[in-house]
RNA sequence: AAGACCCGUCCGGAGAGAGUCGCAAGACCGCCGAAGGCGCAACCCGCCCGGAAACGCUCAGGCAAAAGGACGGCGGCGUCAC
Numbered sequence: 001a002a003g004a005c006c007c008g009u010c011c012g013g014a015g016a017g018a019g020u021c022g023c024a025a026g027a028c029c030g031c032c033g034a035a036g037g038c039g040c041a042a043c044c045c046g047c048c049c050g051g052a053a054a055c056g057c058u059c060a061g062g063c064a065a066a067a068g069g070a071c072g073g074c075g076g077c078g079u080c081a082c
Base pairs, nucleotide, nucleotide: 003080004079005078006076007075008074010073011072012071017029019028020027021026030063031062032061036059037057038056039055043051044050
């Protein structure tokens, strides 16, 4: 120096209902996948253990804007490993 984790008044960031009834609480219908969760397993690994998708489910979440948002970029302190 490159790497992993973590952090940020930073930048980008998709999909799908401003659904119906109802004073409200709530009920019902439709839909989406990119917080989280669960499942399958190509693959990593000599084997086991273990890890493992943007695939599948839709429990949770979401379906104007805002917020959130996987992931990517930029910057930063510390730790780990070499």
Predicted 3D model of an 82-nucleotide RNA (Glycine riboswitch aptamer) from an uncultured Pseudomonadota bacterium.
The model forms 83% of the base pairs in the Rfam consensus.
The sequence was found by an Rfam model in a public genome assembly.
The coordinates come from a structure-prediction model, not an experiment, and the mean pLDDT is 78.